[in-house]
Annotation: Two RNAs folded together computationally: RNase P RNA and transfer RNA, 369 nucleotides in total. It holds a member of the Rfam family "Bacterial RNase P class A". The prediction has a mean pLDDT of 79.
RNA sequence: GCAGACGCCUUUGGUGUGGCCGCGCCGCAAGACGCGGAGGAAAGUCCGGACUGCACAUGACGGGAUAGCGGCUAACGGCCGCCGGGGGCGACCCCAGGAUCAGAGCAACAGAGACGAGUCGCGCGGUCUCCGCGCGGGUGAAACGGGCAAUCUCUAUCCGCAGCAACCCCAAGUAGGUUCCGAUAUGCGGGUCAUGACGCAGGAACGGGUAGGGGGCUUGACGCCCAUGGCAACAUGGCGCGCAGAUUAAUCACAUCACUCGACAGAAUCCGGCUUACCGGGCGUCUGCAAAA
RNA sequence: GGGCCUGUAGUUCAGUGGUUAGAACGCACCGCUCAUAACGGUGUUGUCGUAGGUUCGAGUCCUACCGGGCCCACCA
Numbered sequence: 001g002c003a004g005a006c007g008c009c010u011u012u013g014g015u016g017u018g019g020c021c022g023c024g025c026c027g028c029a030a031g032a033c034g035c036g037g038a039g040g041a042a043a044g045u046c047c048g049g050a051c052u053g054c055a056c057a058u059g060a061c062g063g064g065a066u067a068g069c070g071g072c073u074a075a076c077g078g079c080c081g082c083c084g085g086g087g088g089c090g091a092c093c094c095c096a097g098g099a100u101c102a103g104a105g106c107a108a109c110a111g112a113g114a115c116g117a118g119u120c121g122c123g124c125g126g127u128c129u130c131c132g133c134g135c136g137g138g139u140g141a142a143a144c145g146g147g148c149a150a151u152c153u154c155u156a157u158c159c160g161c162a163g164c165a166a167c168c169c170c171a172a173g174u175a176g177g178u179u180c181c182g183a184u185a186u187g188c189g190g191g192u193c194a195u196g197a198c199g200c201a202g203g204a205a206c207g208g209g210u211a212g213g214g215g216g217c218u219u220g221a222c223g224c225c226c227a228u229g230g231c232a233a234c235a236u237g238g239c240g241c242g243c244a245g246a247u248u249a250a251u252c253a254c255a256u257c258a259c260u261c262g263a264c265a266g267a268a269u270c271c272g273g274c275u276u277a278c279c280g281g282g283c284g285u286c287u288g289c290a291a292a293a
Numbered sequence: 294g295g296g297c298c299u300g301u302a303g304u305u306c307a308g309u310g311g312u313u314a315g316a317a318c319g320c321a322c323c324g325c326u327c328a329u330a331a332c333g334g335u336g337u338u339g340u341c342g343u344a345g346g347u348u349c350g351a352g353u354c355c356u357a358c359c360g361g362g363c364c365c366a367c368c369a
Base pairs, nucleotide, nucleotide: 001289002288003287004286005285006284007283008282009281010280012258013257014256015255016254017253018252020037021036022035023034024033026031039264043275044274046273047272048271049270050269051163052162053161054160056196057195058194059193060192061191063159064158065157066156067155068082069081070080071079072078083097084095085094086093087092098154099153103152104151105148106147119137120136121135122134123133124132125131126130167215168214169213170212177206178205179204180203181202186201187200188199189198208368209367210366222242223241224240225238226237227236228235229234259262294365295364296363297362298361299360300359303318304317305316306315311349319337320336321335322334323333324332342358343357344356345355346354
């Protein structure tokens, strides 16, 4: 220099004017001032938790998920390390990677034969029109030894069900209606069943009314930085800094400047992952080839 | 925002992992008829939504995307 492998960061920026949302503060109020205001994926909703309700507990059934070994974590199907298998010259990448000695099922076409069936040729042996053994050919993904568990199943482990339109409080308004089921030895109360104990007197469908306010709501298993321990994921400790909270739902418009002319895309309970979309730019470690010193 | 279902011919749907994916309606042509319909005959029609994976083999099994559809609040 060329070609690659892996990890991480970033995702147009600045100024001015005017608006929008939240908080603080001043004010009787109108409003003034100050501060903050989308993402690495906010997305898909594919996993895992927190939180909340189902009054509670135990057992069984049913259902679902995972699958080498060990570790990390609140938890996981995530991540890290090692082993095994496969690919690459290599850096490195990929793997649903338990069990077919519990049982069942499947194997089209071709082929003599597809799981208890056995053909052709050659050789050897025998009790010689036959049988046994060995080698080879042909069909096929697979030919007697098994294969397929991303077929049922078995084993081990884990999971109660629902989801912030959860749930709690306040207010307003209506016909406090109709039908069906049930009558305290009954009914209802988390998928089903059983048991115990508890609670409420109803439960279901239709019809009617309201589309208001507040809480939940955002500072947390948080991020950056440093130190220590660990191969690593990560853990512990420390100072400082940072942190959107809307509810017809803010995060914008205009002007101007700079450059390599700006992609995918926009919060809605929160967090940890995975996956998918994406114009580009930067940093670090490493590999192969070639050349030079 | 959250939860669930679904995608096969022009339409409505079938389809145990196994030859070249079917049925009905439709459509085209021919026959019948003076003509049309009905009827009879012949034919046509698929990237099984897309892409990977498992498998000898995938419409079917698994995973990720894409499209379409449905449901939900509170009061008595």